[in-house]
Context: one part of a larger RNA
RNA sequence: CUGGGCGUAAAGGGCACGUAGGCGGCAUAGUAAGUUAAGGGUGAAAUCCCGAGGCUCAACCUCGGAACUGCUCUUAAAACUGCUAAGCUAGAGAUAGUCAGAGGCGGGUAGAAUUCCUGGUGUAGAGGUGAAAUUCGUAGAUAUCAGGAGGAAUACCGGUGGCGAAGGCGGCCCGCUGGGGCUAUUCUGACGCUAAGGUGCGAAAGCGUGGGGAGCGAACGGGAUUAGAUACCCCGGUAGUCCACGCCGUAAACGAUGAACACCAGCUGUUUGGACAAACGACAGUUCAAGUGGCGCAGCUAACGCGAUGAGUGUUCCGCCUGGGGAGUACGGUCGCAAGACUAAAACUC
Repeated sequence: CUGGGCGUAAAGGGCACGUAGGCGGCAUAGUAAGUUAAGGGUGAAAUCCCGAGGCUCAACCUCGGAACUGCUCUUAAAACUGCUAAGCUAGAGAUAGUCAGAGGCGGGUAGAAUUCCUGGUGUAGAGGUGAAAUUCGUAGAUAUCAGGAGGAAUACCGGUGGCGAAGGCGGCCCGCUGGGGCUAUUCUGACGCUAAGGUGCGAAAGCGUGGGGAGCGAACGGGAUUAGAUACCCCGGUAGUCCACGCCGUAAACGAUGAACACCAGCUGUUUGGACAAACGACAGUUCAAGUGGCGCAGCUAACGCGAUGAGUGUUCCGCCUGGGGAGUACGGUCGCAAGACUAAAACUC
């Protein structure tokens, strides 16, 4: 090298775009690089293998044969792969019409609630808990009414509903903008798939500069509980949570399931679009496509379970695993302001 694997045992990269590379639809002609056949040359000797022989045997040695699975040349073949030329439309893309959507970015705006401030009414409690206390309140709290300020988040609708590659996205309106489905089958004519490096995106926390700060709230202070209580409960409360710009680049980044294509029983719910028939119309019905759920045949699986959204049957390409600990650590390198991230051992031990 070869092997077996990756939902839960070790193992799918967080996600995408894409370079090199690998792989690639139908049909025609040519070519002959790969491929196949026949023949020529070469493939030193020794070694290996076979058969003889020599040392009393053996190891060892000698002789003969085979082999040296390779390289190269000539001739021939043309199915497959490659290449060249000219085509096709089932893949892919475009076009026209139409549709759904918390997809993204920016701006504006609305109502409810919490808190705070001002004023009115009003008086002794309020708050909190298992029970309390810390706490607030006669300098007038809690409650209630009116007015104002400010920040953050959008009840109901709301749904194994929708959109997005993933992270993720939820009041309403406007502007800009990405992707997708369906119908037609109008155009291009394999333009495709995957993707090492690379590049971009990437929750929360954290970091830098400047703002903002209502509520919540690491740290911290206090009250309780307790044997103790560096906790759970309560009263406070800073960073943070929010915004702008720049970093960080990690998560149980999960469907713990890489991407693409083809094939392989059915039943049932739901979302979106189309067609048919019917109908005043909304529904309901039949059917096609795309999504999203529940069962389930074959098949698969160690079992659990999966089962057209596969963990089934196959093909292509990438990533990854190879006993536990040491250790996702040390060292080195790259990146980062830092925190740290990525890459990644060994001794030793069971």